Predicted 3D model of a 472-nucleotide part of an RNA (small-subunit ribosomal RNA, 5' domain) from a Candidatus Peregrinibacteria bacterium. The sequence was found in a public genome assembly.
Context: one part of a larger RNA
């Protein structure tokens, strides 16, 4: 001297741009944040008889986005490599889409329950099921052979479905090298180490199991303890190093605590599901509902950190043939001098050096061209009037009557905080008497204190100045 997601203390006028629980991963009221397809089905209600609504059965899709880092010293994470794999939607290529069956919600009826909700019984459909048919570049075999599929719909032409093969995009594995401090932690390990043989996964593989061997790691630090999400990058430095890891992005990990598997291409799933625990709530005491580390907001902790807004116009995303719905991602307002940038707070003349303060050797010195006054501007302010781009695409703008232009008014609406003994720019005069206080560090203060404390000068910065924390 630089910087900082900072926060105290005084002041405090505009705009743009960002940034804003570092703590308790603490508790959580309330509302919203994930729906959508009636061109896949039967139904029920309305009614203007042609549409509309609404639960149910199916389909997609909620694994994405959005939030936090608790944990994790890991092939966790950056980087290099590889083989034994998976893949919904999208793209390109080949083929194929025949001809049946039984059921169930919805519905009506009965019935149990305070409620969540659940039983019986009949009835019905499909792009829900389920079995036969075809079967090759597909499986499994050395061959012979064997096994495996499909689903319609709309209107006039789309849009599907089945199967095989190849892209891309995505994921899952392993693998060299690099990743923090502590020997006052020296020994550590029985699926441990490695083989066979089977099991299991999408695949390798002690992943699991049986069985055989006895082996595997460490002072180049194994094991334990501490601490900590990594990384691209911030900050700092001449570098090289130190520190760091918010915002913005790429991995990772979690979703009240632990545990498990369903569904499915993809979870072992924040706003699914099942058990345990702890806490909260309802209750007719028999039993139920819950999980903001989504985005506003409440309470608590804390020196500290926002509005219970607008809009899907635009970008992206789910569904949808589509017209559209959803979309607290997003885009936008609002609070906050928190931070960085820019602007103003007026300009030019003006000396009788007014008046008033401070100081004085009482002569004058200084505040000081400063103010008064004169002259002219209007950045900002008020008002008034016009008024966008952002839309691609006929329609469509939340921000916004805003940005911005024009006219009019009138110096008008805006200055402060910190020093002034050296280090360090910057002095007197009073009060005070080692007291009362200063202070970063030497030190100041005990009757002339440039160092306290007021007051006039004077210096530094300036809508900010100090103080304090922390890096370098």
């Nucleotide at each position: 001297g630089g910087a900082u997601u900072a926060a105290c203390g005084u002041u405090g006028g505009c705009g743009g741009u960002g940034u804003g629980u570092u703590u308790a991963a603490u508790a959580c009221a309330u509302g919203c944040a994930a729906g959508u397809c009636g061109a896949g089905c039967g139904g029920c209600c309305a009614u203007u008889u042609a549409u509309g609504g609404c639960a149910g059965c199916g389909g997609c899709g909620a694994a994405c986005g959005g939030g936090u880092g608790a944990g994790u010293a890991a092939c966790g994470c950056g980087u290099u490599g590889g083989g034994a794999u998976c893949u919904g939607c999208c793209c390109c290529g080949a083929a194929c889409u025949c001809a049946g069956g039984g059921a169930u919600a919805a519905c009506a009826u009965c019935g149990a329950g305070a409620a969540a909700u659940c039983g019986g019984u009949g009835c019905u459909a499909a792009u829900a099921c389920c079995g036969g048919a075809u079967a090759g570049u597909c499986u499994c075999g050395c061959a012979a052979g064997a096994g495996u599929a499909a689903a319609g719909a709309u209107u006039u032409u789309u849009c599907g479905g089945u199967u095989c093969g190849g892209g891309a995009g995505g994921a899952a594995c392993c693998u060299g090298c690099g990743u923090c401090c502590u020997a006052u932690u020296a020994g550590c390990u029985a699926g441990u180490u490695g083989g066979u043989a089977a099991g299991g996964u999408a695949a390798c593989g002690g992943c699991u199991u049986a069985c055989c061997a006895a082996g595997g790691c460490g002072a180049u630090g194994a094991u334990g303890g501490g601490u900590a999400g990594c990384u691209g990058g911030u900050c700092u430095g001449a570098g090289a190093g130190g520190a760091u890891g918010a915002u913005c992005a790429g991995c990772c990990a979690c979703a009240a605590u632990g545990g498990g598997a369903c569904u499915g291409a993809g979870a072992c799933a924040c706003g699914g599901c099942c058990c345990a625990u702890a806490c909260u709530c309802c209750u007719a005491c028999g039993g139920g509902a819950g999980g903001c580390a989504g985005c506003a907001g409440u309470a608590g902790g804390g020196a500290a950190u926002c509005u219970u807004c607008c809009a899907c116009a635009a970008u992206g995303g789910g569904c949808g043939a589509a017209a559209g719905c959803c979309u607290g991602a997003u885009g936008g307002a609002g609070c906050a001098a928190c931070a960085c940038c820019g602007c103003g707070u007026g300009a030019u003349c003006g000396a009788u050096g007014a008046a008033g303060g401070c100081c004085u050797a009482a002569c004058g010195g200084u505040c000081g061209u400063a103010a008064a006054g004169a002259u002219c501007u209007u950045u900002u302010c008020u008002g008034a009037g016009g008024g966008a781009a952002g839309a691609a695409u006929u329609c469509u703008g939340a921000c916004g009557g805003u940005a911005c232009c024009u006219c009019a008014g009138g110096a008008a609406u805006a200055a402060g905080c910190g020093a002034c003994u050296g280090c360090u720019a910057a002095c007197u005069a009073c009060g005070u008497g080692c007291c009362a206080g200063c202070a970063g560090c030497a030190g100041c203060g005990g009757u002339a204190a440039u160092a306290c404390g007021u007051a006039g000068g004077u210096c530094g910065c300036g809508a900010a100045c100090g103080u304090u924390a922390u890096c370098c």